[in-house]
């Protein structure tokens, strides 16, 4: 080089074939509780869904082209 296949929070991953305010779990941050920590309990912040473009009333979903990443073949 050609084909796949993925990329959504700090890390692992949902989001059922396009529409509700994008979740969870771990993590972190406050508090309680405890001599102090751990566990446990409550509450919190944290994301323009790789990048930039197109289609559409509407896009994390669909198309294009590039980025990064692991398989196949050569």
């Nucleotide at each position: 080089g050609a084909c796949u296949c993925c990329g959504u929070a700090g890390c692992u991953c949902a989001u059922u074939u396009g529409g509700a305010u994008a979740g969870a779990g771990c993590g972190c941050c406050u508090g309680g509780c405890u001599u102090c920590g751990a566990a446990c309990c409550a509450g919190g912040a944290g994301g323009u869904a790789g990048u930039a473009g197109g289609u559409u009333c509407a896009a994390a979903u669909c198309c294009u082209a590039c980025c990064g990443g692991g398989g196949u073949c050569a």

Predicted 3D model of a 74-nucleotide RNA (transfer RNA) from Candidatus Doudnabacteria bacterium RIFCSPHIGHO2_02_FULL_43_13b. Taxonomically the source falls in Candidatus Doudnaibacteriota (Bacteria, Bacteria candidate phyla). It matches the Rfam family "tRNA". Rfam classes the family as a transfer RNA. Gene Ontology term of the family: triplet codon-amino acid adaptor activity. The prediction has a mean pLDDT of 80.